A computed fold for a 104-nucleotide RNA from Sporosarcina sp. P2, annotated as SAM riboswitch aptamer (S box leader). The coordinates come from a structure-prediction model, not an experiment, and the mean pLDDT is 83.

């Protein structure tokens, strides 16, 4: 930093540091935040490898990961819906991203 391949509506603190933005990126929208955010420790989660089990599942002591808000929501494309039409508005599918595994 690529590629494959699977996941992505669910679970997870009213703790300690520490100070201002955060929600990937851009754009709009909606939100969160000094009733202290992001972020770090630490508690918790339990998705993937790994453990155990014939399964269903337990564990969470190992490698990762995760801990507002469906991957917050739409962006592109079909189909239906509505509307003179534009808008909208549902659904399905791709693009973008995330984490795991294995690869190069």
């Nucleotide at each position: 930093c690529u590629c494959u391949u699977a996941u992505c509506a669910a679970g997870a603190g009213a703790g300690g540091c520490g100070g201002a933005g955060g929600g990937a990126u851009u754009a709009g929208g909606c939100c969160c935040u000094g009733u202290g955010a992001u972020g770090c420790c630490c508690g918790g989660c339990a998705a993937c490898c790994g453990g155990c089990g014939a399964a269903a599942g337990c564990a969470a002591a190992g490698g990762u990961g995760c801990u507002a808000c469906u991957u917050c929501c739409u962006a592109c494309a079909a189909a239906c819906u509505u509307u003179c039409a534009a808008u909208a508005g549902u659904u399905u599918g791709g693009a973008a991203g995330a984490u795991a595994a294995g690869g190069g």